[in-house]
RNA sequence: ACCCCUGUAGCUCAAUGGACAGAGCGUCUGAUUACGAAUCAGAAGGUUACAGGUUCGAGUCCUGCCGGGGGUG
Numbered sequence: 001a002c003c004c005c006u007g008u009a010g011c012u013c014a015a016u017g018g019a020c021a022g023a024g025c026g027u028c029u030g031a032u033u034a035c036g037a038a039u040c041a042g043a044a045g046g047u048u049a050c051a052g053g054u055u056c057g058a059g060u061c062c063u064g065c066c067g068g069g070g071g072u073g
Base pairs, nucleotide, nucleotide: 001072002071003070004069005068006067007066010025011024012023013022018056027043028042029041030040031039050064051063052062053061
């Protein structure tokens, strides 16, 4: 340099082009407990890397760009 994969919550990951983008872990609050852990209930947390485009509608398709991983020489 070129090719492929990938980027979504603090972390690990879901989500057929169509409802308010969800789950586990973590965090916070409450219950329970002598106190904690565990358990149970609830809550907060999102510019879907970034910038455009297509579409009635985009996390998903297209283009550019940046980061990460792998491959070729």